[in-house]
């Protein structure tokens, strides 16, 4: 110097003016749910406020328990109030590497699915291929001296040719899965020997099964030894199985307060014996219904007419509170690889309600770009000075908090990898 992979920080700052929300203190005026002027002092948008995708604080239901459907969660170990998060680590998978990322129990409990190609995708097959074989056709050799066979013909004689040797190998048989070929994937891999040709056929090593040994809180890692029917393997983000876990509803949650109407109309809508009393009726029991904040089931608890459906009416420019002090923020120190806990000190930092935190000016400061100039320097960049022109990213609370996910111009920091070139 180039490339590059990991984390953090910032994302304008100062001042006037003029608006504006709110907080505290004084001081006046009102008092009708509820305030209002003045004056002074503070203070008023984020790292995502976004998405609403986990998880709580909180308010209220029900109070409280079981089961069965259901839903998350899915290597190990920690950390937290908790999670689908974070930290550390094994493992798989990309990447020379810093690192990134996982669809990370289980396939021997069943069931299902692997199209198309291909010969074959659950128990084996064989398209090309290679070898073998009583062998054919055909080519060469060798013999034509004997022998054995012997078509044929001029038939009692003649006589090709075959039988031996090497190529050769059609149909047919048999033998193979090593090479090709199909495929996302097909019967463990590589290599060596042996084979007729191959094949774990044998053999070395690697992978698989099995059993020990060390390490290690564990996942899991390293290492021995047996083992060659060591035949079939992927998917479970397929159904399932196993491990954990899981009320519900939501700040438009829930409370105060004023103010108004029409305690309006219609349909459904269940018993049985006992015991007490002259009777009216009381009483408790079964059983039935009705209500009880995710589905259903028992259970508990309420109620005996409770309540269910409908149609019609008021209340809505009501107002206050929940509203902001929190698993809160900063620093130091101790523990731990860390995430995070602890234990001291200090801080207060918007709470609006058709919804505010804005407008202008000037200066700095950042980025770009063009022009000048000065120093080093051969020269060219960069740096630095002046001057001009332009730019400045995603993006806006609304009960709050830990997360995840997405969006982000520019600047600046710390670590690490990988290259080149000098010393």
């Nucleotide at each position: 110097c180039c490339a590059g992979c990991g984390g953090g920080g910032u994302g304008g700052g100062c001042a006037a003016c003029c608006g504006u929300c709110g907080g505290c203190g004084g001081u006046c005026c009102a008092u009708u749910a509820g305030g209002g002027g003045c004056c002074g002092c503070g203070g008023g948008a984020g790292g995502a406020a976004a998405g609403u995708c986990c998880g709580a604080g909180c308010u209220c239901c029900g109070c409280c328990g079981g089961g069965c459907a259901g839903g998350c969660u899915g290597c190990u170990g920690g950390c937290u109030a908790a999670c689908g998060g974070c930290c550390a680590g094994u493992c798989g998978g990309g990447g020379u590497g810093a690192c990134c990322u996982g669809c990370a129990g289980g396939a021997a409990a069943g069931u299902g699915c692997c199209a198309c190609a291909g010969a074959a995708a659950c128990g084996a097959u064989a398209c090309c291929g290679c070898c073998u074989c009583u062998c054919a056709a055909u080519c060469g050799g060798a013999c034509c001296c004997a022998c054995g066979c012997g078509a044929g013909c001029c038939a009692u004689g003649c006589g090709a040719g075959c039988g031996c040797c090497g190529a050769g190998g059609a149909c047919g048989a048999g033998g193979u899965a090593a090479g090709g070929g199909c495929g996302a994937a097909c019967c463990g891999g590589u290599g060596c020997g042996g084979u007729a040709a191959g094949a774990g056929c044998g053999c070395a090593c690697c992978g698989c099964g099995c059993g020990g040994g060390u390490g290690g809180u564990g996942a899991c890692a390293c290492u021995c030894g047996c083992g060659g029917c060591c035949g079939a393997g992927g998917c479970a983000a397929a159904c399932c199985c196993c491990a954990g876990u899981c009320g519900g509803a939501g700040c438009a949650a829930g409370g105060c307060c004023g103010a108004a109407u029409a305690g309006g109309g219609a349909u459904c809508g269940a018993g049985c014996g006992c015991g007490c009393g002259c009777g009216a009726g009381c009483g408790a029991g079964c059983a039935g219904c009705g209500g009880g904040u995710g589905g259903u089931c028992c259970a508990c608890c309420u109620g005996c007419g409770a309540g269910a459906u409908c149609c019609g009416g008021g209340u809505c420019a009501g107002g206050c509170c929940g509203c902001u002090c929190g698993a809160g923020c900063g620093c130091c120190g101790a523990g731990g690889c860390a995430a995070c806990u602890c234990g001291g000190c200090g801080c207060c930092u918007a709470g609006a309600c058709g919804a505010a935190u804005g407008g202008u000016u000037g200066c700095c400061a950042c980025c770009u770009c063009g022009c000048g100039g000065a120093a080093c320097g051969a020269a060219a960049g960069c740096g630095c000075c002046g001057c001009g022109g332009g730019g400045a990213a995603c993006a806006g609370a609304a009960c709050u908090c830990g997360g995840c996910u997405u969006a982000c111009a520019g600047c600046c920091c710390c670590g690490c990898u990988g290259g080149u070139a000098c010393u």
Model confidence (mean pLDDT): 75 of 100. Predicted 3D model of a 423-nucleotide RNA (Bacterial RNase P class A) from a Deltaproteobacteria bacterium. Its Rfam family is "Bacterial RNase P class A". Rfam classes the family as a ribozyme. The sequence was found by an Rfam model in a public genome assembly. The model forms 96% of the base pairs in the Rfam consensus.